The prediction has a mean pLDDT of 80. Transfer RNA from Nocardioides litoris, 73 nucleotides, folded computationally. The organism belongs to Nocardioides, within Bacteria. Rfam family: tRNA. Rfam links the family to the GO term triplet codon-amino acid adaptor activity.
RNA sequence: GCCCCCGUUGUGUAGCGGCCUAGCACGGCGCCCUCUCACGGCGUUAGCGCCGGUUCGAAUCCGGUCGGGGGUA
Numbered sequence: 001g002c003c004c005c006c007g008u009u010g011u012g013u014a015g016c017g018g019c020c021u022a023g024c025a026c027g028g029c030g031c032c033c034u035c036u037c038a039c040g041g042c043g044u045u046a047g048c049g050c051c052g053g054u055u056c057g058a059a060u061c062c063g064g065u066c067g068g069g070g071g072u073a
Base pairs, nucleotide, nucleotide: 001072002071003070004069005068006067007066010026011025012024013023018056027045028044029043030042031041032040049065050064051063052062053061
């Protein structure tokens, strides 16, 4: 240089054009429970790397770009 894969709350992940004002687990915070802690229950917190395009509609499809990983002379 070229080719391939990945990028979603603090962490790990689901999603495969509309049911998504994005779900789940752990974590954080608040409340309940308890003499206290733990366990448990309820609530809450915070996210689609960035830019553009396609479409009535994009986390999802396309292009570019940035970052990470792998392959190749």